Small-subunit ribosomal RNA, 3' major domain from an uncultured Spirochaetaceae bacterium, 475 nucleotides, folded computationally. Model confidence (mean pLDDT): 87 of 100. Rfam family: Bacterial small subunit ribosomal RNA.

Context: one part of a larger RNA
RNA sequence: UGACGGGGACCCGCACAAGCGGUGGAGCAUGUGGUUUAAUUCGAUGAUACGCGAGGAACCUUACCAGGGCUUGACAUCCAGCGGAAUGCGCCAGAGACGGUGCAGCCCCUCGGGGCCGCUGGACAGGUGCUGCAUGGCUGUCGUCAGCUCGUGCUGUGAAGUGUAAGAUUAAGUUCUUUAACGAGCGCAACCCCUACCGUCCGUUGCCAACGGGAGAGCCGGGCACUCAGACGGAACCGCCGGCGACAAGUCGGAGGAAGGCGGGGACGACGUCAAGUCAUCAUGGCCCUUACGUCCUGGGCCACACACGUGCUACAAUGGCCGGUACAGAGCGCAGCGAGGCCGCGAGGCGGAGCGAACCGCGGAAAGCCGGUCCCAGUACGGAUUGCAGGCUGCAACCCGCCUGCAUGAAGUUGGAAUCGCUAGUAAUCGCGCAUCAGCAUGGCGCGGUGAAUACGUUCCCGGGUCUUGUACA
Numbered sequence: 001u002g003a004c005g006g007g008g009a010c011c012c013g014c015a016c017a018a019g020c021g022g023u024g025g026a027g028c029a030u031g032u033g034g035u036u037u038a039a040u041u042c043g044a045u046g047a048u049a050c051g052c053g054a055g056g057a058a059c060c061u062u063a064c065c066a067g068g069g070c071u072u073g074a075c076a077u078c079c080a081g082c083g084g085a086a087u088g089c090g091c092c093a094g095a096g097a098c099g100g101u102g103c104a105g106c107c108c109c110u111c112g113g114g115g116c117c118g119c120u121g122g123a124c125a126g127g128u129g130c131u132g133c134a135u136g137g138c139u140g141u142c143g144u145c146a147g148c149u150c151g152u153g154c155u156g157u158g159a160a161g162u163g164u165a166a167g168a169u170u171a172a173g174u175u176c177u178u179u180a181a182c183g184a185g186c187g188c189a190a191c192c193c194c195u196a197c198c199g200u201c202c203g204u205u206g207c208c209a210a211c212g213g214g215a216g217a218g219c220c221g222g223g224c225a226c227u228c229a230g231a232c233g234g235a236a237c238c239g240c241c242g243g244c245g246a247c248a249a250g251u252c253g254g255a256g257g258a259a260g261g262c263g264g265g266g267a268c269g270a271c272g273u274c275a276a277g278u279c280a281u282c283a284u285g286g287c288c289c290u291u292a293c294g295u296c297c298u299g300g301g302c303c304a305c306a307c308a309c310g311u312g313c314u315a316c317a318a319u320g321g322c323c324g325g326u327a328c329a330g331a332g333c334g335c336a337g338c339g340a341g342g343c344c345g346c347g348a349g350g351c352g353g354a355g356c357g358a359a360c361c362g363c364g365g366a367a368a369g370c371c372g373g374u375c376c377c378a379g380u381a382c383g384g385a386u387u388g389c390a391g392g393c394u395g396c397a398a399c400c401c402g403c404c405u406g407c408a409u410g411a412a413g414u415u416g417g418a419a420u421c422g423c424u425a426g427u428a429a430u431c432g433c434g435c436a437u438c439a440g441c442a443u444g445g446c447g448c449g450g451u452g453a454a455u456a457c458g459u460u461c462c463c464g465g466g467u468c469u470u471g472u473a474c475a
Base pairs, nucleotide, nucleotide: 001475002474003472004471005470007469008468009467010466011465012464013463015459016458019423020422021421022420023419026314027313028312029311030310031309032308033307034305035304042053043052064300065299066298067297068296069295070294073124077123078122079121080120081119082118083117084116087104088103089102090101091100092099106115107114108113126289127288129287130286131285135283136282137278138277139276140274142272147186148185149184150183151182152181153162154161155160166177167176168175192266193265194264195263197234198233199232200231201230203228206224211221212220213219237260240254241253242252243251244250316416320375321374322373323372324371325370326369332363333362334361337356338355342351343350344349382413387408388407389406390405391404392403393402429451430450431449432448433447434446435445
């Protein structure tokens, strides 16, 4: 100087408390451990691994296994020799790769050759093989925590201290006052984006708001006033008033205001820590394999199942289930696409194809809600696992191993031990919708809106952190 303390003081954070909903019990989904296996490819492993890399494992992907093949190689560049356009379409055998075979089929040219392809040979390719304890890059975490440092000066023999302490204040090393310090840098804040209010501009979206037409629908004439769409600008600063305070920083209350005292949310992560994670995104040193640790193919596996754990979904019902009727979003996506009206089917879906590269057409009837009816507390008209049969769709192909529909079947489950998680407001809870990936496949992820709470006395205690101080035999 740090680190540590079941030392002290002060102060924060859904840290506790207060409150609401869960997990831990059930069934299923998914990840992991383990076990099994020819293989169940690899990585991630307290917090900071475990719906994680996976924003899509039937083939492909694929890195694994079995079997069948190839070696200048599936891919790049170059050289030499030989031969031929490239390429397209068949036939034979085969699981295919590979192999055999037939037909069609060139351009430039200085006539040496060149382009492109094949074969042979040589340089070389290739490796998701090892090392994240050789690395770059990127990332997690402490932590959006308020800290981490420097120049000069001053103090100290020195390590170092001071500055950065003290009083007050803040979300903040935020600011003020004091002060052997005076300044400065990286952080904080602000500048950026979304959202809340207003204005200007622009109206093939919106509007009977005012007029006319119309049986009806902004449907037509017509109009941009309103809604809205964007682009630009304004608006909030403790600015105003009052109290407190050192007359300061600031803080409390009030007015006005769409909004206050950082308005709400996002992007943004200091010096550093964990030899944290990643050599399998990529890049890369070293090492290793080169008829194979490379490469092609068929099939299998990554989907196994006595078990154990994590994350979820659906429930156990009456604030509910079922039936009928009826209302209101936002954000997105669409041409190898979205696909309307119509017809067929109980349905998944099929036939068909209008319109739309989309404020114009489509996906697309949002659901919870509301109105009416029914069920009457029952393992039930709760719950839907499991299984049988019949179908639909995608795709070369759904046996291993997809999703969906109909009928039948109806399991466990009656609120879950010890323990444990999230959340402070348009939040939790609850309800549906969209998107990425994607042929198909979502209970996951990322977004969107609808309905919309309870509670916070307080900081003793648990966890994490900040500042000062104290002890130390630790570094």